[in-house]
The RNA shown here (transfer RNA) has 73 nucleotides and comes from a Patescibacteria group bacterium. Rfam family: tRNA. From the family's description: Transfer RNA (tRNA) molecules are approximately 80 nucleotides in length. NCBI's taxonomy places the organism under Bacteria, Bacteria candidate phyla.

Formats: sequence, structure tokens, C1' cells
RNA sequence: GGGCCUGUGGCUCAACUGGUAGAGCGCUUCAUUCGCAUUGAAGAGGUUGUCGGUUCAAGUCCGAUCAGGUCCA
Repeated sequence: GGGCCUGUGGCUCAACUGGUAGAGCGCUUCAUUCGCAUUGAAGAGGUUGUCGGUUCAAGUCCGAUCAGGUCCA
């Protein structure tokens, strides 16, 4: 320098054929207990790595770029 893969709540991962982002764990509050744990209920937390484009609509399609991994040189 070139090819390919990955990037989504604090962590691990979903999201079909483009239709407006969810689960588990964790966190907060409440109930339960003498108290803790367990269990149950409720809640907070995301501009989907970044920028731009296409579209009525983009996590998803296109281009560029950044980071990590891998292969070739």
C1' cells in the first nucleotide's frame, strides 16, 4: 500500500425484505425480610464509530473516513 471482517445503552449481543432500536447481565426505586440474598414490580440509560449521499422513511443501501482484527505484498 491492497483485500476481507467487525464497530448498536456500563458489559455481552439481537433487530427479517429499509418502516423509526430491543433482550440478558449490571444500575436506581419500591415491595418481600429483623437484616442481607433470592424473587416480583416499576424506572433511568442510545442520535447505532464519524461525515456525507440516496429515499416519504436508513442500524440496514451507496461513498469517504477513523479504530480494532485478519490475510497478501